Predicted 3D model of a 137-nucleotide RNA (SAM riboswitch aptamer (S box leader)). It matches the Rfam family "SAM riboswitch aptamer (S box leader)". About the family: The SAM riboswitch is found upstream of a number of genes which code for proteins involved in methionine or cysteine biosynthesis in Gram-positive bacteria. The SAM riboswitch acts at the level of transcription termination control. The prediction has a mean pLDDT of 77. The model forms 93% of the base pairs in the Rfam consensus.
RNA sequence: UAGUUAUCAAGAAAGGUGGAGGGAAUAGACCCUUUGAAGCCUUAGCAACCCUUUGUAAUAUCCGAUGGCUAUCGGUUCAAAGAAGGUGCUAAAUUCUACUGUGUGCUGAAUUCUAUUCGGUAUCCGGCAGAUAACGU
Numbered sequence: 001u002a003g004u005u006a007u008c009a010a011g012a013a014a015g016g017u018g019g020a021g022g023g024a025a026u027a028g029a030c031c032c033u034u035u036g037a038a039g040c041c042u043u044a045g046c047a048a049c050c051c052u053u054u055g056u057a058a059u060a061u062c063c064g065a066u067g068g069c070u071a072u073c074g075g076u077u078c079a080a081a082g083a084a085g086g087u088g089c090u091a092a093a094u095u096c097u098a099c100u101g102u103g104u105g106c107u108g109a110a111u112u113c114u115a116u117u118c119g120g121u122a123u124c125c126g127g128c129a130g131a132u133a134a135c136g137u
Stems, first nucleotide, its partner, number of pairs: 003135006013043005021032003026098004044090003049086002051082005062075005094129001099127003103124001104122008
C1' cells in the first nucleotide's frame, strides 16, 4: 500500500495534560467547544471482527498438520455462551444534503392524452466516497 469480503440508524467517559479549534476531504446546513476544541497520557467502559468453549451442518477425490499408505487430528457452515489476548470504538445515522441510476414506492405538471416527457419526495434499494475488521499483493 493495490485488492477481496463483512459491517456501519444499536452500544459505551471520566481524570490528567494542552490551549483553540473540532465534526475525513470540497460546498452548504446544522451541531460541539474557554462551563476548555484537536492532539497526547492514564484509567474505565462498549462491542464481539480476529479469538476461546460447547453444540451443529456439510461430507468435497476441498484446505492445513502429522504420518507414510488412504489413517488420525484440525479447519471451512450455523447457533449459543464467554471476554484472557490482538485491533477497533466510547456527541448527533458515516451528523445531514450534494454526485450517480432506463432502480422502487408515492406524488405534481405538461403534452401530440392512457403513455410519453419534465419535476418533487422518501429513516426506500443500489453505485461512488469514507471508516473499521479479517484476509492479503